[in-house]
RNA sequence: UAGUUCAGUUGGCAGAACAUGGGACUCUUAAUCCCAGAGUUGUGGGUUCGAGACCCAC
Numbered sequence: 001u002a003g004u005u006c007a008g009u010u011g012g013c014a015g016a017a018c019a020u021g022g023g024a025c026u027c028u029u030a031a032u033c034c035c036a037g038a039g040u041u042g043u044g045g046g047u048u049c050g051a052g053a054c055c056c057a058c
Stems, first nucleotide, its partner, number of pairs: 003018004012049001020036005042058005
């Protein structure tokens, strides 16, 4: 760091839960199950082939 709460294993494809939307189920709602969308990782620099991670400023 996704709307919210948080992961990200010593730098190598950005994730989970909840919430939201759709579907299944149900007489209906809820619950349960399935699927989907959602991110310039506070801002600006630096290091590096490569930064969410390391360094500096705010």